[in-house]
This is a predicted structure of a 104-nucleotide RNA (SAM riboswitch aptamer (S box leader)). Its mean pLDDT, the model's own confidence on a scale to 100, is 85. The RNAcentral record of the sequence draws on Rfam and Ribocentre. Rfam family: SAM riboswitch aptamer (S box leader). Gene Ontology term of the family: regulation of gene expression.

RNA sequence: AUCUUAUCUGGAGAGGUGGAGGGACUGGCCCUUUGAAACCCAGCAACCAUCCUUUUUAGGAACGGUGCUAAUUCCUGCAAGGCGUGAGCUUUGAAUGAUAAGAG
Repeated sequence: AUCUUAUCUGGAGAGGUGGAGGGACUGGCCCUUUGAAACCCAGCAACCAUCCUUUUUAGGAACGGUGCUAAUUCCUGCAAGGCGUGAGCUUUGAAUGAUAAGAG
C1' cells in the first nucleotide's frame, strides 16, 4: 500500500514563533496580511491503554498512545425517489476522504 469494524450535523484560544497560503481530489463556494501552512503552548474529545464504580452489551476519571480545535466529511461528483415546462430544488443510500482499533 491493502483488508475488516466503528464513528464523522456535537466539542475545543482575539496565546507565542512564523511569514503565504489553506479548505484531500473535481467543479463550486469559502477562509486568509483584521495574518495561511508549520511548530510551541493551551484546549476539546474519550477510539485504545490505565484507573474507579459495579446499574457491566453500562457509568465515571483523564496523568499515557493517537486524533481533533472555520463552514455537516463546507457543498458537490455515483444511484434511486419526490417537486419543477425548464434552469434547478430536495430526500435517502452509496462512493470518496478522515480518525481509531485490529488484520496482514